[in-house]
Molecule: RNase P RNA; transfer RNA
Organism: uncultured Planctomycetaceae bacterium
RNA sequence: GAAGCGGACCAGAUGGUCGCUGGCCCUGGUUUGUCCAGGGCGAGAGGAAAGUCCGGGCUCCGCAGGACAGGGUGGUCGGUAACGCCGACCGGCCUUCGGGCCAGGGCAAGUGCAGCAGAAAGCAAACCGCCGAUGGCCAUUCGUGGCACAGGUAAGGGUGAAACGGUGAGGUAAGAGCUCACCAGCAGGCAUGGUGACAUGCCUGGCUGGGUAACCCCCACUCGGAGCAAGGCCAAACAGGGAGCAGGAGCGGUCCGUUCCGUGAUGACUUCCGGGUAGGCUGCUUGAGGCGCUGAGCAAUCAGCGUCCUAGAUAAAUGACCAUCGCUCGCCAGAGUACAGAACCCGGCUUAUCGGUCCGCUUCGAGU
RNA sequence: GGGCCGGUAGCUCAGUCGGUUAGAGCAGGGGACUCAUAAUCCCUUUGUCGCGGGUUCGAGUCCUGCCCGGCCUA
Repeated sequence: GAAGCGGACCAGAUGGUCGCUGGCCCUGGUUUGUCCAGGGCGAGAGGAAAGUCCGGGCUCCGCAGGACAGGGUGGUCGGUAACGCCGACCGGCCUUCGGGCCAGGGCAAGUGCAGCAGAAAGCAAACCGCCGAUGGCCAUUCGUGGCACAGGUAAGGGUGAAACGGUGAGGUAAGAGCUCACCAGCAGGCAUGGUGACAUGCCUGGCUGGGUAACCCCCACUCGGAGCAAGGCCAAACAGGGAGCAGGAGCGGUCCGUUCCGUGAUGACUUCCGGGUAGGCUGCUUGAGGCGCUGAGCAAUCAGCGUCCUAGAUAAAUGACCAUCGCUCGCCAGAGUACAGAACCCGGCUUAUCGGUCCGCUUCGAGU
Repeated sequence: GGGCCGGUAGCUCAGUCGGUUAGAGCAGGGGACUCAUAAUCCCUUUGUCGCGGGUUCGAGUCCUGCCCGGCCUA
């Protein structure tokens, strides 16, 4: 210097003009509502604000306790308010050997499943091949030879994702853990190291008892429901609801009866109350908070001290323009400058993202 | 803002739970019947199962991350 791997960070900069939304101060007005107008100072999107996939705070509702059902998680130890997150370690797989990935308990509890191919697919199976010792048949020089009918055989071929340990020797008619040696793996026990997962070693055992639990299931742990449009407060207009009052003194229309008078119900006018819509206030931003230093710890993280206040809008403000300088492309003119916009708040994960800076490691090349 | 469903042929849907062969109707194409058309009959084409990754021998189906569409809620 190049390529690769892992991690941390930035998210164009400066100045000017005009606006928008909160906060504080001053002046003036005023219906006294911290309302309106003007001025000044200072603040104003993110690493993901996103997806809403997990976990928590907060609020309301429910709730003696336990069990069943249902959901979730799944190596070990630690971190945390909590988690399906994070760190370290263990084991497995892959690797360019830097590192990356793993729903990583149990199939030696039970049940289910495995198309096609293949002879056989689950306490196996005989298609080809091999044998045919034994029984059978034929021949015989009686030594045996032939046939491949019964039968034996999982060493070889072939099928499949998967065919019931591997190699060698013995053994046999041919074979076979049938026997033995070594190796691999499993179960049990012991010892050593480790908090532990586990690792290493020794002994014993049967010769080996496959896959799938991101099918059901078993085991361990864990989980109440809804969500700021939660919840609380104030409260128009119109239309409903309830109550009261004075008299039947008045008014309107309708029903019954009627010639009329009359009688019963209803409505409106009037007073009060309650629910509640529009609307407004609150919840609302000082918080598991940021930054720095020191200490504990491999680390995640935690503790102590100091310091800072850093959006709170509601149909939704955080913008537009100009100048200069960065960066990329282009001969120039010029073009581009990512993903993307808070909505109660945090901790994570995932996804999107032009480009740039720094650190650690591996390999290769060059020089000293 | 919050909650919940769906995506399979040109169209409408099965298949998904319970895994291995992707199907039905309509539409399209060809043929028969007819003087001709329709109807009817026969044959036939058509699939990144929304996309990526994982589990598995094997994924439309199981798990997970995205994309798109729709519904409910003051």